[in-house]
RNA sequence: GGCCCUAUCGUAUAACGGCUAGUACACAGGAUUCUCAUUCCUGGAAUCGGAGUUCGAUUCUCCGUAGGGUCA
Repeated sequence: GGCCCUAUCGUAUAACGGCUAGUACACAGGAUUCUCAUUCCUGGAAUCGGAGUUCGAUUCUCCGUAGGGUCA
């Protein structure tokens, strides 16, 4: 340098083009308990950047960025 793959809450992981972006752990508050732990309830928090297609984009296209693989 060519080609391919990946990028979503703090972490991990879902989401036919039709959302208010889900779940688990973690975190915060509460219930239970003499206390802690366990258990239960509630809550906040995310789509790598830009452009395009579309009535509508996490999803499709293009260009970047970062990471990984492969060939030379």

The prediction has a mean pLDDT of 81. The RNA shown here (transfer RNA) has 72 nucleotides and comes from Candidatus Kaiserbacteria bacterium RIFCSPLOWO2_01_FULL_45_25. Rfam family: tRNA. The family's RNA type in Rfam is transfer RNA. The sequence is in RNAcentral, with records from ENA.